Predicted 3D model of a 73-nucleotide RNA (transfer RNA) from a Myxococcales bacterium.
The RNAcentral record of the sequence draws on ENA.
Its mean pLDDT, the model's own confidence on a scale to 100, is 81.
Its Rfam family is "tRNA".

RNA sequence: GGGGCCGUAGCUCAACUGGGAGAGCGUCGGUCUGGCAGACCGAAGGUUGCGGGUUCGAUCCCCGCCGGCUCCA
Numbered sequence: 001g002g003g004g005c006c007g008u009a010g011c012u013c014a015a016c017u018g019g020g021a022g023a024g025c026g027u028c029g030g031u032c033u034g035g036c037a038g039a040c041c042g043a044a045g046g047u048u049g050c051g052g053g054u055u056c057g058a059u060c061c062c063c064g065c066c067g068g069c070u071c072c073a
Stems, first nucleotide, its partner, number of pairs: 001072007010025004019056001027043006049065005
C1' cells in the first nucleotide's frame, strides 16, 4: 500500500429482503426475610464510530474518514 470482517446501552450481543432500537448480565428503586444471600416487580441508561448521499422513511443501501481484528505484498 491492497483485500476481507467488525464498530448498536456500563459489558456480551440481537434487530428476520428499509418501516415501533431490544435481550441477558450489571446499576438503581420497591416487596418478601431479623439481616445477608436469593426470588419477584419496576425504572433509568442509546446523536446505532464520525460526516455526507439516496429515500416518504436508514442500524440496514451508496461514498469518504476514523478505530479494531485478519490475510496478501